[in-house]
Molecule: transfer RNA
Organism: Candidatus Berkelbacteria bacterium
C1' cells in the first nucleotide's frame, strides 16, 4: 500500500430499518451481631466523526478517524 473485521453505559457485550437493552460495576434499601454472599429498587448513552438514502438509521450507502488480522 491492498483486503477483511471491529468501534454502542465505567467494563464485557446484545439490539429484523420502528421507544437503545442485559450482565458486572456504581448508588439506595432489605437481610445479617459485622463483613461477604443473597434479594429489591435505581442512576448512567452526542451508538467514534461527518454526509447521504429513508416517513423513520445503532442497523443500509459513501468519506474520514482509531484499533486489530491477513498479505507482499
Nucleotide at each position: 500500500g491492498c483486503a477483511c473485521c471491529g468501534c454502542u453505559a465505567g467494563c464485557u457485550c446484545a439490539a429484523u430499518g420502528g421507544u437503545a437493552g442485559a450482565g458486572c460495576a456504581g448508588u439506595g434499601g432489605c437481610c445479617u451481631u459485622u463483613u461477604a454472599a443473597g434479594c429489591c429498587a435505581u442512576u448512567g448513552g452526542u451508538u467514534c466523526c461527518g454526509a447521504g438514502u429513508u416517513c423513520g438509521a445503532g442497523u443500509c450507502u459513501c468519506g474520514g478517524g482509531c484499533g486489530g488480522u491477513g498479505u507482499a